Fluoride riboswitch aptamer (crcB RNA motif) from a Pseudomonadota bacterium, 62 nucleotides, folded computationally.
The prediction has a mean pLDDT of 79.
Lineage of the source: Bacteria > Pseudomonadati > Pseudomonadota.
[in-house]
RNA sequence: GGCCGCGCCGGUGAUGGGGUUCGCCGCAAACCGCCCGCGGGGCUGAUGACUCCUGUUUCAUU
Numbered sequence: 001g002g003c004c005g006c007g008c009c010g011g012u013g014a015u016g017g018g019g020u021u022c023g024c025c026g027c028a029a030a031c032c033g034c035c036c037g038c039g040g041g042g043c044u045g046a047u048g049a050c051u052c053c054u055g056u057u058u059c060a061u062u
Stems, first nucleotide, its partner, number of pairs: 009026005016053006033043004
């Protein structure tokens, strides 16, 4: 100096917050959804996953 493993910490997993848990990345990286006739147009979901709240959407009742 390089590589690997473990622990801690930080960042991150297409739009908010809380709890639990998993993955990835760590001085540059992880990460930055899908579809189409792709210089343009269209679509889904507040989760990585589970759950609660808030917001949004659809239907029904009062």